Predicted 3D model of a 73-nucleotide RNA (transfer RNA) from an uncultured Lachnospiraceae bacterium. Rfam family: tRNA. About the family: Transfer RNA (tRNA) molecules are approximately 80 nucleotides in length. Its mean pLDDT, the model's own confidence on a scale to 100, is 82. The sequence was found in a public genome assembly.
RNA sequence: GGGAGUGUAGCUCAGCCGGGAGAGCGUCCGCCUCACACGCGGGAGGUCACGGGUUCGAGCCCCGUCGCCCCCA
Numbered sequence: 001g002g003g004a005g006u007g008u009a010g011c012u013c014a015g016c017c018g019g020g021a022g023a024g025c026g027u028c029c030g031c032c033u034c035a036c037a038c039g040c041g042g043g044a045g046g047u048c049a050c051g052g053g054u055u056c057g058a059g060c061c062c063c064g065u066c067g068c069c070c071c072c073a
Stems, first nucleotide, its partner, number of pairs: 001072003005068003010025004019056001027043005049065005
């Protein structure tokens, strides 16, 4: 330099065919207990890597850039 994949919550990841942004773990509060753990209930936490485009509408489609990883040279 060329090509493929990938980027969503603190971490691991879903998000199917374009329309509600979610789960588990973690964290905080409450219940339970003499207390802790377990268990139960609830809350907070997001520039969907960045910029642009298409569309009534984009995490999803298109283009560019960047990061990670793989292959080729």